[in-house]
About this RNA:
Predicted 3D model of an 80-nucleotide RNA (c-di-GMP-I riboswitch aptamer) from a Bacillota bacterium. It was read from a public genome assembly, where an Rfam model found it. The source organism's lineage runs through Bacteria, Bacillati and Bacillota. The model forms 95% of the base pairs in the Rfam consensus.
RNA sequence: UCUCGAUCAAGGCAAACUUGUCGCAAGGCAAGGACGCAAAGCCACGGGCCCGCUGAGAGGCGGGUAGCCGGGUUGCCGAG
Numbered sequence: 001u002c003u004c005g006a007u008c009a010a011g012g013c014a015a016a017c018u019u020g021u022c023g024c025a026a027g028g029c030a031a032g033g034a035c036g037c038a039a040a041g042c043c044a045c046g047g048g049c050c051c052g053c054u055g056a057g058a059g060g061c062g063g064g065u066a067g068c069c070g071g072g073u074u075g076c077c078g079a080g
Stems, first nucleotide, its partner, number of pairs: 002080004012037002017032006035067001041073003045070003048065007
C1' cells in the first nucleotide's frame, strides 16, 4: 500500500419510541433511549424510495433520505 473481517484491544455511532423545537410535508436538530452497525464517518454523482408545487397527460421544477443500493473520499485494530 492492497485485500479481507475470524480473533485481540481501545473505543465509536445510535433504529423504533418519548419530550422539546424547526418545517406545508417528507424530514431535520437537541435530550432521553438502544434495534442494530466494521465505516450506521463524510459527500446527493447515478439509481431507488419519500414529500411539495405544476401539468389533460407525458412530464417538469424544488426538497428529503448516506441506517436503500452503487460510487467517491477519510479512518481504528488485526490477519494475509

The coordinates come from a structure-prediction model, not an experiment, and the mean pLDDT is 92.